Annotation
Two RNAs folded together computationally: RNase P RNA and transfer RNA, 456 nucleotides in total. Rfam match: Bacterial RNase P class A. Its family is annotated with dimeric ribonuclease P complex, ribonuclease P activity and tRNA processing in the Gene Ontology. It is annotated as a ribozyme. The coordinates come from a structure-prediction model, not an experiment, and the mean pLDDT is 76.
[in-house]
This record gives sequence, structure tokens and C1' cells, in this order.
RNA sequence: ACUACAAACCGAGCUAUCGUCUCUUCAGUAAUGAGGGGAAGGAAAGUCCGGACAGCAUAGGGCAACACACCACCUAACGGGUGGGAUCGCGGUGCAAGGCCGUGAGACAGAUAGUGCCACAGAAAAUAACCGUCUCCCGGCCAGUGCCGGGGGGUAAGGGUGAAAAUGUGGGGUAAGAGCCCACGUCGCGGUAUGGCAACAUGCCGGGAGGGUAAACCUUGUGUGCUGAAAUGCCAUGUAUACGGUCGAUUGAGGGCUGCCCGCCCGAUGACCGAGGGUAGGCAGAUACAGUUGGCGCGCGAGCGUCAUCGCAGAUAAAUGAUAGCAAUCUUCUGCCGAAAGGCGGAGGGUACAGAAUCCGGCUUACAGGUUUGUAGUUUUA
RNA sequence: GGCUCCGUAGCUCAACUGAAUAGAGCAUUUGACUACGAAUCAAAAGGUUUCUGGUUUGAAUCCAGACGGAGUCA
Repeated sequence: ACUACAAACCGAGCUAUCGUCUCUUCAGUAAUGAGGGGAAGGAAAGUCCGGACAGCAUAGGGCAACACACCACCUAACGGGUGGGAUCGCGGUGCAAGGCCGUGAGACAGAUAGUGCCACAGAAAAUAACCGUCUCCCGGCCAGUGCCGGGGGGUAAGGGUGAAAAUGUGGGGUAAGAGCCCACGUCGCGGUAUGGCAACAUGCCGGGAGGGUAAACCUUGUGUGCUGAAAUGCCAUGUAUACGGUCGAUUGAGGGCUGCCCGCCCGAUGACCGAGGGUAGGCAGAUACAGUUGGCGCGCGAGCGUCAUCGCAGAUAAAUGAUAGCAAUCUUCUGCCGAAAGGCGGAGGGUACAGAAUCCGGCUUACAGGUUUGUAGUUUUA
Repeated sequence: GGCUCCGUAGCUCAACUGAAUAGAGCAUUUGACUACGAAUCAAAAGGUUUCUGGUUUGAAUCCAGACGGAGUCA
């Protein structure tokens, strides 16, 4: 220098003409006109989590349902983030395992609570005996302590099947074997000491050996009341208490946006169904905030505190755009110069993903091109 | 703006409390039958189970994300 990957950031300028939404000042009775200010994003997206806010008992009990699951911290909150622990993968060291170093990953409670499932193959898929091996009994053969056949029992060393076969290696032991015993390991459990807020780590003691699967049912622990801005509050306009049916009128019909039960509250100018009449406009919610930018301090960090500064879309069928030129950048073709790298020109093409809709914090996904940092590789120079 | 559900052969559907070649009808192709055609009979072909990743020995099925489609709420 180039390439690849990862992370963070940017994701675009100027001029002219025409046009859109909104705030404000002035003119105007009004329509409107003139001046000035503002006008999309890092994801505004998916609607996957969490909150604010609002309504329903200023949200109550139980069941069900759902979500989460190592530890600590951050936060308004979270299934998000930060840091740590253990496990696993890769690389290095090393004969190898363990350990150590570097790096990365994950929905890392429980399989010793219970139930289920584990195709094919295999004797057996969790009360393991097919072959093998050892032994006893019976019968036969035989020179034989040997062989053959049948039956009983022991045995998880060896074989074979499988994704998975009952703690690994060595020794002792035994009829043969086996954690049956011992040593060193591996993995759980209980106790204890030290370090750590903790998860956990290390050491010692005791006792043990349990197949996998919980993104199978489930168990344990924790959390969640339900509904969402078409919530909700208010104003205006208009109409019909037409009519028919069912239930009910305090001994309660029905309702209160919760799957069921309870409880609480409302409830007679009643509720529901059918059929009809009318309206279908506006205001608030709604844009000032867990806000922006910068400095300082604290913290390993996510973040927190403090000071200063800024005011930065608010539409409602939905505005934020179009055209032309210049500049920038990438790229294709091509002319000239040059040994090459490349330089100077000309012509053409491209410049992404995507559009606020109550707001905010995250996650996920999409994205032309560019900048910075880190890691790895290649080449060149010193 | 919110909520719910679905995606399997060309079409319509099975299999969805996991088990190895994913089935059926119609359509397509070939053969038989017929003088020829239809119908019928026999056979064949046709699948990345929308896509990507994960759990598991094993995924159409379970889980997560993406893409596409449908329904519903004043």
C1' cells in the first nucleotide's frame, strides 16, 4: 500500500425557477397576500420486548394462562446493556491429558421429584446375558484332568449393533469376573477452611458412580390485573321516546373492554335483539422532554452527577417535493503523455435502504458509497 | 393504527403430541383399448415442505428471525 473480516461514525453540498405543511408579524370584513422562522431517519421499518400516559374498584382474592431462569451491577423499566464466573469450540505451548496463554460462542434452573419418548440395527435403549467366558448336574464317547449334547447358575473383562451400551488407566483379587478392593484421575453430593458482595475458585474430610432428551409434559423459583391514542376528556351538528319481540323494575333485567369463580361498584327516563331515522365536523390528548450539544468530575464499564447551551416536524387522507445547472464520488468506453506505476483530458451511466402519525428506551432486519480504529493475510521499501 | 391466523407437487388438500423413501385426488406424460376420439385400465414423472439459523442421533412437525398472503376491530 492492497484485500478480507469486525466495531464505531457519516450517509451529502451549492445556485436558480416552480410548489407543499406549519408557527409568527403586518394588511384585509373575509377569501387571501406580503415579510420572517421551522420541516423526516439511522433505521421513521418489523411491531419483537419494556415503559410513560389514559380508561376500567386511586386494581382486590383464587385458579388458569403467559414470560423469564449462572452472579453482580446499570436503568423509569426490560426478555435490553455492562462487567465477572463456569462450560464448550478454535489457535499456541506441550509426547499426550490436565494446566497455562490468546480468542470466540450460547434460550448456562432442575434428568437424584414424577411421567413419557429414544425409529432402524441390536440379546438388551435402562429390572442389560446374543456370542464369549467360568462353574455345577445329567447322558454319551474316550487311555485321559479331554470332547459332544441337554439343563441350572455366575460373570458387564472381550466381540458385534447403534447417535447413545452402565466411571477411565494401572495393580491386586477371583472358578471366571466385576468399584469387589487399592492408587492416580474424571464427574456429582454433603461438611469444612481460605479468597470473593456473589456466581464461583482452591485445599482438606466423608460418602458415592447417576445413559440422553425439559426449543417433551412437567417441577422449582421469580414476575405479569385487563385494554390500548380507533385509549380517553370535551364542544358542535342532526334525529324518532316510530314500530315489533324478549327479559326486568330493588326478592335486581343487565352492565362496569379480565378465560373462569369470588368480591366490589353502577343500575329503572331500564337492558338486549330485529327493523328504521339522523350525524359522520372540531378541540384537547399531541409534541418540553427518562430531551440536544459541549465542558468538568466519578466509575474497569454500561452509566451517573453537575455546569453551561439550544428549542429542533406536527400532518389527519395525510406536507417535507420537482426541474435545470455546478460541484463531489464510483464506474464504463476512449484520446494524449509515460518503460511501468500513473498523470492530463473527452463522452456516457450510477449515487443506497427507506417516509414521522401519542411519545420514549432497546432488540431485530434492510442499506450505494465514504471515514476511523483493530485483527489476519499478501506485496514492496528501509 | 392495533390484533389474529396461514404458507406442503401445476391446482385442491393429507401427514403437524418428531422416526429417516412426505402421500391422495385433479391436471401432465407414456402405453393399452378404438377405424379415430372421449371415457376406462396400467405405469411414470413431478417436492430445497416460503427462506435463514438453532435444539435434537434425527425437523414438514419444536424454537427464533426474515419474506409473502389473508382475516378482523370505529